[in-house]
RNA sequence: CGGCCCGUGGCGCAGCCUGGUAGCGCGCUACCUUGGGGUGGUAGAGGUCGCUGGUUCAAGUCCAGUCGGGCCGA
Numbered sequence: 001c002g003g004c005c006c007g008u009g010g011c012g013c014a015g016c017c018u019g020g021u022a023g024c025g026c027g028c029u030a031c032c033u034u035g036g037g038g039u040g041g042u043a044g045a046g047g048u049c050g051c052u053g054g055u056u057c058a059a060g061u062c063c064a065g066u067c068g069g070g071c072c073g074a
Base pairs, nucleotide, nucleotide: 001073002072003071004070005069006068007067010026011025012024013023020057028044029043030042031041032040050066051065052064053063054062
């Protein structure tokens, strides 16, 4: 310098191809259960998708640029 992959709640991931208003597991909070804890049950909080811009009625998803991480090549 070139190419490819990844970046989404605290953590691990799905959703992307086929645009329609973000979900799963673990964790966390409250309550029930217990003598207490664990387990189990119920309810709930927490992200607007690395960043910026564009297309569109509408973008996590498409396009461009850019940042970070990884791999390959030179």
Annotation: Transfer RNA from a Bdellovibrionia bacterium, 74 nucleotides, folded computationally. Taxonomically the source falls in Bdellovibrionia (Bacteria, Pseudomonadati, Bdellovibrionota). The sequence was found in a public genome assembly.